The prediction has a mean pLDDT of 87.
A computed fold for a 349-nucleotide part of an RNA from an uncultured bacterium, annotated as small-subunit ribosomal RNA, central domain.
The full RNA is in RNAcentral, with records from ENA and SILVA.
Its Rfam family is "Bacterial small subunit ribosomal RNA".
Context: one part of a larger RNA
RNA sequence: CUGGGCGUAAAGGGCGCGUAGGCGGUUAAUUAAGUCAGAUGUGUAAUCUGCGGGCUUAACCCGGAGUUUGCAUCUGAUACUGGUAGACUUGAGUGCAGGAGAGGGCAGUGGAAUUCCUAGUGUAGCGGUGAAAUGCGUAGAUAUUAGGAGGAACACCAGUGGCGAAGGCGACUGCCUGGACUGUAACUGACGCUGAGGCGCGAAAGCGUGGGGAGCAAACAGGAUUAGAUACCCUGGUAGUCCACGCUGUAAACGGUGAACACUAGGUGUGGGAGGUGUAAUACCUUCCGUGCCGUAGCUAACGCGUUAAGUGUUCCGCCUGGGAAGUACGGCCGCAAGGUUGAAACUC
Numbered sequence: 001c002u003g004g005g006c007g008u009a010a011a012g013g014g015c016g017c018g019u020a021g022g023c024g025g026u027u028a029a030u031u032a033a034g035u036c037a038g039a040u041g042u043g044u045a046a047u048c049u050g051c052g053g054g055c056u057u058a059a060c061c062c063g064g065a066g067u068u069u070g071c072a073u074c075u076g077a078u079a080c081u082g083g084u085a086g087a088c089u090u091g092a093g094u095g096c097a098g099g100a101g102a103g104g105g106c107a108g109u110g111g112a113a114u115u116c117c118u119a120g121u122g123u124a125g126c127g128g129u130g131a132a133a134u135g136c137g138u139a140g141a142u143a144u145u146a147g148g149a150g151g152a153a154c155a156c157c158a159g160u161g162g163c164g165a166a167g168g169c170g171a172c173u174g175c176c177u178g179g180a181c182u183g184u185a186a187c188u189g190a191c192g193c194u195g196a197g198g199c200g201c202g203a204a205a206g207c208g209u210g211g212g213g214a215g216c217a218a219a220c221a222g223g224a225u226u227a228g229a230u231a232c233c234c235u236g237g238u239a240g241u242c243c244a245c246g247c248u249g250u251a252a253a254c255g256g257u258g259a260a261c262a263c264u265a266g267g268u269g270u271g272g273g274a275g276g277u278g279u280a281a282u283a284c285c286u287u288c289c290g291u292g293c294c295g296u297a298g299c300u301a302a303c304g305c306g307u308u309a310a311g312u313g314u315u316c317c318g319c320c321u322g323g324g325a326a327g328u329a330c331g332g333c334c335g336c337a338a339g340g341u342u343g344a345a346a347c348u349c
Base pairs, nucleotide, nucleotide: 004320005319006318007303008302012317014201015200016199017198021194022193023192025088026087027086029084030083031082033081034080035077036076037075038074039073040072041071042070048066049065051063052062053061054060091191092188093187094186095184096183097182098181103177104176105175106174107173108172109171110154115149116148117147118146119145120144121143125136126135162169163168206247207246208245209244210243211242215241216240220236221235222234223233258316259315260314261313262312263311266294267293268292269291270290271289272288273287274286275285276284277283298305299304322349323348324347331342332341333340334339
């Protein structure tokens, strides 16, 4: 290379945009590069295959033939692929008319709760646990009432509900803004799919500078427990958690399931539209898009999957090839650092 695979056995890139490349709808014309056919030249000899011959046989040797799957040139074929110029509308996109949504960014507003402060009432406890103690409290705590401050998060609604490419996104209002869906069929006319590199986005933690700091809380301190207890439990508590800007670039970044398209029984729930039938109140039927459950054929080692495929096919990308050593070492690249990325071998079973 051929081949076999990637839900759970090794294996889908965290996700998108997109370059090169690969692949690509219907129709007629042309060309003849790929493709196919024929001819010519060349494709050293030996080897190899089969035939014939020579050593008494064989090995061996000799003769002529085939093979030499290739390359070049010429002539021809035109179904398919490609090229050229043209047409089409179903793929793709635009327009128009709509409704849905925690999609994103910025600004503002609100109530509940915790904590703290001030004041009132009030008195000896509070708190905490398996039980306690540390802790708080007669300098008046806990409880309760009123007022104030400040930060963070938004109960109910809430739903295998919605939106987003993924990460993710829940109070309310305004402004700016992305995408999807339905209906229509006016416009463009294959403008498409995938995507090595590349570019961008990317939870939490962490890092830099400056703010902020209520609650929670690594580290740390104390009290318990215990043989010990650098823990689990308790009382405190700093980074951090929050904001702005910059970096980091990783996760069980999971549906452990790459993207796109086509085809292949149904039943049932739910979200968003549209059309129709109809009591004109709930409803029913059809259809498109999403999201769940059950299930046929089929697939699967089994579990299970099953029109949201792990079924049947096509295209493109990524990845795997026994366990450990090891996602380590070395080198490169990136990073302020932490580290990330690429990524072995000896040895061993």